[in-house]
Context: one part of a larger RNA
Molecule: small-subunit ribosomal RNA, 5' domain
Organism: uncultured prokaryote
């Protein structure tokens, strides 16, 4: 000089853009952050209403809607902060002994039985959470037959394993008038191969400390076995006595790492906010269980600490989701709109979801941009400081004149972010088909949170809009007045004790400017 996720302190128009608990991984009120399918499946209200009534209540509609339940995919992604981790991590460069939901291609299949189990009813227990008996009952839930090309075990016979229907449309033919049959399109099983995505292995490289020098018994290895998807001391029984280490092992501190950021001319340092990669985490500790994928933040189990509730017998909870609160601290925002775009999940689709996103507030926090007029005026005007009393400065500064309206204000117009769904025509694919149902072109219709959008016009008037910090040298910028080693200054040097360019002031200058300075921190 230069830089920040910055805090004071004085001041502050406007717009863009970007950041915004770096402290306590401290504790949380309250609402929100993950659900979606009825084209899997069997129930199924109520308010309101309209009528009838014996005034008890019935029937319709609301409505096969709201609603739970069974199932299915989805909660393993998206969001979060960075505690542990010095290597089970991370970058880079290879390897091999593995799986992969959904998605792409390809092969074959999708025959025929059957028994339950929630909802619901029924009765019971409990203050509640919630639970228990007994009865009914469907399925793409469950489970057996058959098949078994490829798969898998055995490697001569042999032997194990599958599966589901839904929805649209229809010309012949049967029909118990329900459909059967064709057909489309999604589902379904089995495999193969792609692609994603995940596990593993090796090599090298990753902070400080020897006032840490020896560590280590499943430890080094090998053979059986077992276990995983997968190699393996992953584990276990047996045998050998290994293995690492001054090229720093083991301990101890301290840290997530990168890709980047900063500084520097570079080599280096320093540093890891917000973006992207990756890893750990999820109230503390352990632990499976579900699944294609977890040993799971808004699942489950147990233990613990704390909070909350209790009828004391017992039960709830996990904001390091977004918002917000207490509380710590120099110090960091709204309990805000919409899914309109992009993305994700379901779902054939409309659509639902979605604090992800996308917008808006707040804050000079930082970077860019724009304004606070312009021209023109010498009586060098009053008024201030100053003076050697003439005069010299503030100074074209002001007033005056003559213009101009960025921006802010009012008023009116007004794009872009919108593709698409959804309905009509053609045409083409499928196909018995001209139905359906899929692509294409084309009409028509129509979707905006922001949004008083951006932008343009138009009005009216200089009108609303400058301050901060230095002025002894280093360092740009001097006198006057008080003070008088006293208040005080002050980054080094150094200033103040009666003529202070260093203190306070005040005039007048310098330098930056919607900021100026300070103080922390890095080079």
């Nucleotide at each position: 000089g230069a830089u920040u996720g910055a805090a004071c302190g004085c001041u502050g128009g406007c717009g863009g853009u970007a950041u915004g608990c770096u402290u306590a991984a401290c504790a949380c009120a309250u609402g929100c952050a993950a659900g979606u399918c009825g084209a899997g499946c069997g129930c199924g209200a109520a308010a309101a209403u309209a009528c009838c009534u014996u005034c008890g209540g019935g029937u319709g509609u609301g409505a096969g809607u709201a609603g739970a339940g069974c199932g299915g995919c989805g909660g393993a992604c998206g969001g979060g902060g960075g505690a542990g981790u010095a290597a089970u991590g991370c970058a880079u460069a290879g390897g091999a002994a593995u799986c992969u939901a959904c998605c792409c291609a390809g092969u074959a299949g999708c025959g025929g039985g059957g028994g339950a189990c929630a909802a619901c009813c029924u009765g019971g227990u409990g203050a509640a959470a919630a639970c228990c008996a007994g009865g009914c009952u469907a399925a793409u839930a469950c489970c057996g037959c058959a098949u078994a090309c490829g798969c898998c075990c055995u490697a001569c016979g042999g032997g194990g394993g599958a599966a589901a229907g839904c929805a649209g449309g229809g010309g012949a033919u049967c029909u118990u008038c329900g459909g059967a049959c064709c057909u489309u399109g999604c589902a379904c099983u089995a495999u193969u191969g792609g692609a994603u995505g995940a596990g593993c292995c090796u090599a090298u490289g990753u902070c400080a400390g020897a006032u840490u020098a020896g560590c280590u018994a499943g430890u080094u290895g090998g053979u059986g076995g077992g276990g995983u998807a997968a190699a393996g001391g992953c584990c276990u029984a047996c045998c050998a006595a290994g293995g690492c280490g001054a090229c720093g092992a083991u301990c101890u501190g301290u840290a997530g790492c990168u890709g980047g950021u900063u500084u520097g001319a570079g080599a280096g340092g320093a540093u890891g906010a917000u973006c992207a990669g990756c890893c750990a985490c999820a109230c503390u500790g352990g632990g499976a269980c579900u699944g294609a994928g977890a040993c799971a933040c808004g699942g489950c189990c147990c233990a613990g600490a704390c909070u909350c509730c209790u009828a004391c017998g017992g039960g709830a909870g996990g904001c390091a989701g977004c918002a917000g609160u207490a509380g710590g601290g120099a110090g960091u925002a709204u309990u805000g709109g919409a899914c309109a775009a992009u993305g994700g999940g379901c779902g054939c689709a409309a659509g639902c979801c979605u604090g992800a996103u996308c917008c808006a507030g707040c804050c000079a926090u930082g970077c860019c941009g724009c304004g606070u007029g312009u021209g023109u005026g010498a009586a060098g005007a009053a008024g201030g400081c100053u003076c050697u009393a003439g005069g010299g400065u503030u100074g074209u500064a002001a007033a005056g004149c003559a213009c101009u309206u960025u921006c802010a204000g009012u008023a009116g117009g007004g794009a872009g972010g919108a593709a698409a769904a959804g309905u009509g025509u053609a045409c083409g694919g499928u196909u018995a088909a001209u139905a359906c149902c899929c692509g294409u072109a084309u009409g028509c219709c129509g979707u905006g949170a922001c949004g008083u959008u951006a932008c343009c016009u138009a009005c009216a008037g200089a009108a609303g809009a400058a301050g901060c910090a230095c002025c002894g040298g280093c360092u740009a910028a001097c006198u006057c007045c008080g003070u008088g080693c006293c208040a005080g200054c002050a980054g080094c040097c150094g200033c103040g004790g009666u003529a202070a360019u260093a203190c306070g002031g005040a005039g007048g200058g310098u330098g930056c400017a919607a900021g100026c300075g300070u103080u922390a921190a890095u080079c």